This is a predicted structure of a 1382-nucleotide RNA (small-subunit ribosomal RNA) from a metagenome. Its Rfam family is "Bacterial small subunit ribosomal RNA". Its family is annotated with structural constituent of ribosome and ribosome in the Gene Ontology. The prediction has a mean pLDDT of 86.

[in-house]
RNA sequence: AGAGUUUGAUCCUGGCUCAGAUUGAACGCUGGCGGCAUGCUUAAUACAUGCAAGUCGAACGAGAAAAUACCUUCGGGUGUGAGUAGAGUGGCGAACGGGUGCGUAACGCGUAGGAAUCUACCCAGUAGCGGGGGACAACUCGGGGAAACUCGGGCUAAUACCGCAUACGCCCUUCGGGGGAAAGGGGGCUUCGGCUCCCACUAUUGGAUGAGCCUGCGUCAGAUUAGCUUGUUGGUGAGGUAAAGGCUCACCAAGGCGACGAUCUGUAGCUGGUCUGAGAGGACGACCAGCCACACUGGGACUGAGACACGGCCCAGACUCCUACGGGAGGCAGCAGUAGGGAAUAUUGGACAAUGGGGGAAACCCUGAUCCAGCAAUGCCGCGUGUGUGAAGAAGGCCUUCGGGUUGUAAAGCACUUUCAGCGGGGAAGAAAAGCCUAGGGUUAAUACCCCUGGGUCUUGACGUUAUCCGCAGAAGAAGCACCGGCUAACUCCGUGCCAGCAGCCGCGGUAAUACGGAGGGUGCAAGCGUUAAUCGGAUUUACUGGGCGUAAAGCGUACGUAGGCGGUUUGAUAAGUCAGAUGUGAAAGCCCCGGGCUCAACCUGGGAACUGCAUUUGAUACUGUCAAGCUAGAAUUUGGUAGAGGGUAGUAGAAUUCCUGGUGUAGCGGUGAAAUGCGUAGAUAUCAGGAGGAAUACCAGUGGCGAAGGCGGCUACCUGGACCAAAAUUGACGCUGAGGUACGAAAGCGUGGGGAGCAAACAGGAUUAGAUACCCUGGUAGUCCACGCCGUAAACGAUGUCAACUAGCCGUUGGGGAGCUUGACUCCUUAGUGGCGCAGCUAACGCACUAAGUUGACCGCCUGGGGAGUACGAUCGCAAGAUUAAAACUCAAAGGAAUUGACGGGGGCCCGCACAAGCGGUGGAGCAUGUGGUUUAAUUCGAUUCAACGCGAAGAACCUUACCAUCCCUUGACAUCCUCGGAACUUGGUAGAGAUACCUUGGUGCCUUCGGGAACCGAGUGACAGGUGCUGCAUGGCUGUCGUCAGCUCGUGUCGUGAGAUGUUGGGUUAAGUCCCGUAACGAGCGCAACCCUUGUCCUUAGUUGCCAUCAUUAAGUUGGGCACUCUAAGGAGACUGCCGGUGACAAACCGGAGGAAGGUGGGGACGACGUCAAGUCAUCAUGGCCCUUAUGGGAUGGGCUACACACGUGCUACAAUGGGCGAUACAGAGGGUUGCCAACCCGCAAGGGGGAGCCAAUCCCAGAAAGUCGUUCGUAGUCCGGAUUGGAGUCUGCAACUCGACUCCAUGAAGUCGGAAUCGCUAGUAAUCGCGGAUCAGAAUGCCGCGGUGAAUACGUUCCCGGGCCUUGUACACACCGCG
Repeated sequence: AGAGUUUGAUCCUGGCUCAGAUUGAACGCUGGCGGCAUGCUUAAUACAUGCAAGUCGAACGAGAAAAUACCUUCGGGUGUGAGUAGAGUGGCGAACGGGUGCGUAACGCGUAGGAAUCUACCCAGUAGCGGGGGACAACUCGGGGAAACUCGGGCUAAUACCGCAUACGCCCUUCGGGGGAAAGGGGGCUUCGGCUCCCACUAUUGGAUGAGCCUGCGUCAGAUUAGCUUGUUGGUGAGGUAAAGGCUCACCAAGGCGACGAUCUGUAGCUGGUCUGAGAGGACGACCAGCCACACUGGGACUGAGACACGGCCCAGACUCCUACGGGAGGCAGCAGUAGGGAAUAUUGGACAAUGGGGGAAACCCUGAUCCAGCAAUGCCGCGUGUGUGAAGAAGGCCUUCGGGUUGUAAAGCACUUUCAGCGGGGAAGAAAAGCCUAGGGUUAAUACCCCUGGGUCUUGACGUUAUCCGCAGAAGAAGCACCGGCUAACUCCGUGCCAGCAGCCGCGGUAAUACGGAGGGUGCAAGCGUUAAUCGGAUUUACUGGGCGUAAAGCGUACGUAGGCGGUUUGAUAAGUCAGAUGUGAAAGCCCCGGGCUCAACCUGGGAACUGCAUUUGAUACUGUCAAGCUAGAAUUUGGUAGAGGGUAGUAGAAUUCCUGGUGUAGCGGUGAAAUGCGUAGAUAUCAGGAGGAAUACCAGUGGCGAAGGCGGCUACCUGGACCAAAAUUGACGCUGAGGUACGAAAGCGUGGGGAGCAAACAGGAUUAGAUACCCUGGUAGUCCACGCCGUAAACGAUGUCAACUAGCCGUUGGGGAGCUUGACUCCUUAGUGGCGCAGCUAACGCACUAAGUUGACCGCCUGGGGAGUACGAUCGCAAGAUUAAAACUCAAAGGAAUUGACGGGGGCCCGCACAAGCGGUGGAGCAUGUGGUUUAAUUCGAUUCAACGCGAAGAACCUUACCAUCCCUUGACAUCCUCGGAACUUGGUAGAGAUACCUUGGUGCCUUCGGGAACCGAGUGACAGGUGCUGCAUGGCUGUCGUCAGCUCGUGUCGUGAGAUGUUGGGUUAAGUCCCGUAACGAGCGCAACCCUUGUCCUUAGUUGCCAUCAUUAAGUUGGGCACUCUAAGGAGACUGCCGGUGACAAACCGGAGGAAGGUGGGGACGACGUCAAGUCAUCAUGGCCCUUAUGGGAUGGGCUACACACGUGCUACAAUGGGCGAUACAGAGGGUUGCCAACCCGCAAGGGGGAGCCAAUCCCAGAAAGUCGUUCGUAGUCCGGAUUGGAGUCUGCAACUCGACUCCAUGAAGUCGGAAUCGCUAGUAAUCGCGGAUCAGAAUGCCGCGGUGAAUACGUUCCCGGGCCUUGUACACACCGCG
């Protein structure tokens, strides 16, 4: 000193939470010792029992008993006990000490002062202490009562009581005078007269101590408590008190207190101090100390120096106890202790040894004050639980990539030590006195007594088995608790699976949890550690130090103005504030500093400092205040002007709407997105004329004017407020702000009475809609208007209080004044307003910026997380509606401001794409094929599910495939490596079985060799292991789809911004393109685009076989000779680059047109897919982490299934026909494939096909007939000579095998279907459409897929709309991002 938490990220505001210190604590786990402290915070609840205040015989009278000794007449007596115990009179004490904090907001406390007082015992001074008297207890006798206790008679003493005498001081006084004391006791001497000492006693003065009273200042919260008070405030007189005083009373006056908070309510003992804090503060007031208050509750007095009295009295009350029922007794908030309450707080201990107190002359007695001990880790402090060495880095645990790592020098082992505890022994200090003896001094007549000093003697310790020291033995008896996701130091495994649980905040847990539980390891503290509660801190989060209010919470709607606060300039006085010095005080303890004592420390102790304060006093006089006198710069007044929807009252004008009357006129009007309700043939709308009535004032009109704000708009008159300008004069600080208060205050609303044209809540109807209590339409009442009176609120906003001063500029505009000239719709200066930009500065940013949100001053108002709530209650106001003031419980960890990047918008701009449009052909309807869903099933294996699943994985399920089902089998396994044993491998035949398999049987002895054996293979056995198309594509790699071949996605450096980020990449053009050019705080670069690659289109060169044939020859035929010109083939080149011309464009990029060219602006096609998105798809291609199965979820076999079928969807094929079907004839491709193959000619069969065998490992042979087309012919619009499903029959081929479940052929059969609803798909040129051909897979099995060529169109005005996309911009409360949020 800060940190976490609002967001995708950022800055700010703001709350919540944490880290620290502390405690009279409690709880959980654990617990060795000592020292020093502390220990009912709750029930001021109730208390059993014991103790806590007595003492004095040197004030007084009286005076036992037991026991014992002796005597005895056995009744008793005497002595000792003993003048003892106990009681009484009397004195002093009991008012201290000890406890508690109920009450008290008060002169109670703190602090500083004051005058009108008392003070026992103590100290000092002065003066005394003479002489008498009468009683009452005890005791005794008698009586009452259960008891407590009490009554009566009698005797008696005193330092008890009462007079008399005396009176220096003393008291009263009318100043003449009057009044008032006393007690003795003890010791010594004595000539018995007395003397003397000590202690008492009386009066009085002073002191000391203690106490009472008064005053200034300070001392909690609430205004949802605003008025309180009658002895109340003062006076006079009297009474009363120790003492002033309404303290009390009589009379008189009517005061006194209060917004500087009276009164009331709640809470509370106050202080020194304690805790915390850098401090200022905040919280607290245990222990210790000072003061106060209280003593069961309330009241009262008595005694006394002192009380209205904790262990006294009286009365009342509650409670408890005793009782003979008549009556009595009691008060732990003393020390222990008990019950209760509570989370919670100790022993019914020892001693008066010390310190202190009471009594006493003293010894001494009393003392639960006190000193000690006991209990409690309650706190603080100290010590210990060992030290050194010790690597085989042991065993065990945990983890592991299986190599190891870690626990860990830790342990064991070896060598030492012995604090503390234990046992034994020694052993301080706390003790000073008093008593007795004695020496000296003082007192005295005194060598008595007494006091002081010194010496000697004799004792006095609760604690105490003390502190401490010595010895003995042995590592021996002594470590836990919390935490380990971030904050916050410390990480792995297992279990669990949004369960169990954790959590201070954020948050963890839904199968790989460093956050739950356990373990190993680690971190922190340590005889403690955590948790809970509480206080301060952090929190500048109440801000005095030290905050804010445009948008985050926060400026009253506006003005006037009371109290208050603040206040221009000069001089003088004063000295209240202020400053300085001195004095007194600020108790001690505590804190701090320097020392000292316990071995240290805690603790104790000496000294100092400090106590920031108050009071008194002496000075200073700048500033503030006060007083006095001035000044004119603030403010105000006067004079002359100016502008204005400023306000009020009265009048008046025209346009328009509506209504009424009349005329013209006829079928509609009106209204809407479209309609309808409505009005109209009883004459509307339209139009003309006249009239009525109410309300509002077009144009001018303007970020123009006026007003404090609300607000103010035709014109005229009257009344009236304010502002501004110019120049002079006057007053002389008269000023600013403003709690309460007062006034004004839009609209709506309320009351009374008018008025009512238009508009129009409510209401009615019509539409819209799923609904439509709305938006739209037709009507329509309050109201809107006027007068008077209420209400008192608005996003009453500039979301910005008022006043004053200062601080760059530029451009408008309104009012006034001045100057200049070129006299103007001119320029400049100035002043008062009102606007736009903008510098400095400020701000979280946005923004503000002389009209401040800048820099300052004065005063007021307001804020302190969100919700609850501007709500409830109370109060005030109001006719009401309601307004003002204004909480809490509870709940959340956020709520919020500004800005950023995205995404989104039924926002905007620009642009693109078969996106729409323009066209062509389809799908959706039919039948069939195929895939999917669903259903079914023993199984219908699994995956793919919007585009981007559905003729997809599957380029081909009869067995196999195959993963599924049923059944039968195998268990180191069908497959890999290692070990042991045996055998070559392999093979013939047979039997059983569905087969796997099992059994029997035949042949066979191989290869290399150093002769030991080895290699491959087969069989058996053992265990490590194999195996898994089992799960998780949300643990993954790889691969793929998609946006999208869309033009984008980024980086470095620089710059801007507090920052997220921006810039670059935006802008002007252009492009298919972030393509290029220009501009530019950017300059460059990368991945993408393009190009490089393949193919096709033209030409050239080279090469001519299997290709080709122009010329020559030849044949049925490029068949052959010949040739390589052409075609073609396949290698290499050329060619195209906006290169050229014209125009447009910015002298650019580029675009348009043209020439040339086979090809022209990317020539056509392909391959190629940026950063990323979709937890997209795939664990079943493969690979792979984790989990799961292991005589099975692995492996083998047979059969079945994947081919099911009410139905729904996708993709296709064939059609519905005449641009066609059938028949006949006939022409022209390209690209492929072929030895387990393609298969020619020829023959057979209607055909599928069969036979046959030539050729071909292919530019040679074969598949192989291309088809549409063309030329003919037929059919004539029909369910047909269309269409071909379905079914029957007969066959062919492949294959071990076509039943489930193949393809094809022939004959026969001849279904639906006549162009397809809503909807929807493809395509822009060699494209669509149409026609056939080939290939992969494959034994066989395409309408699918991949290729090939033939024929070969139509249309595109254009970008408004639908869909998708790109760029810029805007709004956002979205960020899982509109399938959002609410």
The sequence is in RNAcentral, with records from SILVA.